[in-house]
RNA sequence: AUAAUCCUUCGGGGUCGGGUGAAAUUCCCAAUCGACGGUGAUGCAAAAACUGCUAAGCCCGUGAGCCUUUUUAAGGCAGGAUUUGGUGCAACUCCAAAGCCGACAGUAUAGUCUGGAUGGGAGAAGGAUGUA
Numbered sequence: 001a002u003a004a005u006c007c008u009u010c011g012g013g014g015u016c017g018g019g020u021g022a023a024a025u026u027c028c029c030a031a032u033c034g035a036c037g038g039u040g041a042u043g044c045a046a047a048a049a050c051u052g053c054u055a056a057g058c059c060c061g062u063g064a065g066c067c068u069u070u071u072u073a074a075g076g077c078a079g080g081a082u083u084u085g086g087u088g089c090a091a092c093u094c095c096a097a098a099g100c101c102g103a104c105a106g107u108a109u110a111g112u113c114u115g116g117a118u119g120g121g122a123g124a125a126g127g128a129u130g131u132a
Base pairs, nucleotide, nucleotide: 001131002130004129005128006127007126008125009124010123017029018028019027031112032111033102034101035062036061037060038059043053044052045051057100058099065077066076067075068074069073082098083097084096085095086094104115105114106113
C1' cells in the first nucleotide's frame, strides 16, 4: 500500500393548533420530517493549484415487504416525487419562487399513531488474518 476472508461497534426523522363527525394524530384547514452510496459550478481550511472536510427527499443507484428455488446462498416481484425564473461557457445539485412524494398490516382513508421490530438494513468506523 492492498485483493480476499473474518470479527466488533455504529447505523431514521416527523401532526403544534383548529374544523366535521358517533368515531379520524387517518378526512378537511394547517403543521412537520427527509436513511445510505455516487455525482456535483457550494462553503470552509492562509485556499490560485494540489489536498482535506462539507454540499441533492424528488439526477443515478441502494435499503424495509412478498414470492420461488438447489435456503449460511441465489433469482424474481412490488415499492415515490420538480418545475419555472436568475447567474453562468456549463446548473436535474448554486440563488429565488412555486410545487410534489413517502413500503406492508391494523384502525374512519395514516410519511408522522400502533404493530411485525429488543428485528432487518443500504452502508460507516475500527480491528484480525493474509497478500505485495